[in-house]
RNA sequence: CAUUAAAGGAAAGCGCCAGGUCUGUUUUGAACAGAAGACGAGGAAAGAGCUUAUCGAAAAUUUCGGCGGGUGGCUCUAGGGUCUGCACUCUAAAGACAAGAACAAAGACAAGCUGUGAGGCUUGCAACAAAAACUUGUCGGGCAGUUAG
Numbered sequence: 001c002a003u004u005a006a007a008g009g010a011a012a013g014c015g016c017c018a019g020g021u022c023u024g025u026u027u028u029g030a031a032c033a034g035a036a037g038a039c040g041a042g043g044a045a046a047g048a049g050c051u052u053a054u055c056g057a058a059a060a061u062u063u064c065g066g067c068g069g070g071u072g073g074c075u076c077u078a079g080g081g082u083c084u085g086c087a088c089u090c091u092a093a094a095g096a097c098a099a100g101a102a103c104a105a106a107g108a109c110a111a112g113c114u115g116u117g118a119g120g121c122u123u124g125c126a127a128c129a130a131a132a133a134c135u136u137g138u139c140g141g142g143c144a145g146u147u148a149g
Stems, first nucleotide, its partner, number of pairs: 014068004019064001021035006039056003046077006078091004083145004095139006109124006
């Protein structure tokens, strides 16, 4: 390196289920076996620590409650912003503010498959966000050293 075999992995608004809720069965104060338990959008320079981790949609009985994780945030280090330091600000598309246009899935409606059931899976149809980013505009871009730009 190739082949074969076995085991493990595939997820990051993600996984899980001791409470509660719901279903089925039974010998019904319960037991056993099950079901649901967040809809997408957006989000990663790196390391460490801390932390109840962005945005809206639906609904208005559970998207309740909890556990774990985590691309968020803060601090330090690192990095960008004209060479160096400090300050400030941001994070590889690496200043702030304002305005603007665009973008979703679930749900709804109509069906199919599956399960005794709670439910699960799938298809079609017409839609409907916000944040970030983007576009445009305005503003900012300090001090010291230095003459490197």
RNAcentral holds the sequence, with entries from Rfam and Ribocentre. The RNA shown here (glmS glucosamine-6-phosphate activated ribozyme aptamer) has 149 nucleotides and comes from Tetragenococcus muriaticus 3MR10-3. Rfam family: glmS glucosamine-6-phosphate activated ribozyme aptamer. Rfam describes the family as follows. This entry contains a glucosamine-6-phosphate activated ribozyme that is found in the mRNA for GlmS. GlmS is an enzyme that uses fructose-6-phosphate and glutamine to generate glucosamine-6-phosphate. A reference for the family is Winkler et al. (2004), "Control of gene expression by a natural metabolite-responsive ribozyme", Nature. The organism belongs to Tetragenococcus muriaticus, within Bacteria. The same sequence occurs in records of 2 taxa.